This is a predicted structure of a 75-nucleotide RNA (transfer RNA) from a Pseudomonadota bacterium. NCBI's taxonomy places the organism under Bacteria, Pseudomonadati, Pseudomonadota.

Order: sequence, then C1' cells, then structure tokens
RNA sequence: GAUUCCGUAGCUCAGGGGUAGAGCAUCUGACUUUUAAUCAGAGGGUCGUGGGUUCAAAUCCCACCGGGAUCACCA
Repeated sequence: GAUUCCGUAGCUCAGGGGUAGAGCAUCUGACUUUUAAUCAGAGGGUCGUGGGUUCAAAUCCCACCGGGAUCACCA
C1' cells in the first nucleotide's frame, strides 16, 4: 500500500430499516449475627466521526479515524 473483518452501557457482546438490549460490574432494598451467596428493583448510551439515501438509519451508501487478519512492497 491492497483486500477483508470489527468499533453499540464501566467490561464482554447481541441486535443488520420501524420504541436500543443481555450477562457481568455499580447503586438501593430484601434475606443473613456479619460477609459472601441468593432474590427484587434502579441508574448508566452523541450505537467511532462527518456527510448522503429514506416518512423513518445502530442497521443501507460514501469519506475519514482507530484496531485486528491476510497478501504485497521495502535489505
């Protein structure tokens, strides 16, 4: 440099046009002598950035940024 995959909650990930979710973590409560475990609930999101298409975009298209893989170049 080329091709390709990925970027969504604090972490690991799902969802691939029609109300943004799960597990873990955090907080509150219940239970318990206490802790842990267990149970119930709550908070937490510019869906990498910018633009386009659409009645409607996390989702489709383009450019860019960051990361991974493969190939090539470079002695």